A computed fold for a 72-nucleotide RNA from a Pyrinomonadaceae bacterium, annotated as transfer RNA.
Its mean pLDDT, the model's own confidence on a scale to 100, is 81.
Rfam family: tRNA.
RNA sequence: UCCGGGGUCGUCCAACCGGCAGGACGCCUGACUUUGGAUCAUGAGAUGAGGGUUCGACUCCUUCCCCCGGAG
Numbered sequence: 001u002c003c004g005g006g007g008u009c010g011u012c013c014a015a016c017c018g019g020c021a022g023g024a025c026g027c028c029u030g031a032c033u034u035u036g037g038a039u040c041a042u043g044a045g046a047u048g049a050g051g052g053u054u055c056g057a058c059u060c061c062u063u064c065c066c067c068c069g070g071a072g
Stems, first nucleotide, its partner, number of pairs: 001071007010025004019055001027043001029041003048064005
């Protein structure tokens, strides 16, 4: 330099050919408990960046950034 794959809550994964971004673990708060743990309830928290298409984009197009693999 070229080719392929990937980037979503703190972590690991979903979101069906464009239509309310959800789950588990973790965390906050509360209940229970002498305390802790366990259990139950509740809550907060994310689409790598810019642009384009569209009524509407995690999803499609484009240019970058980052990670992994391959070729030279």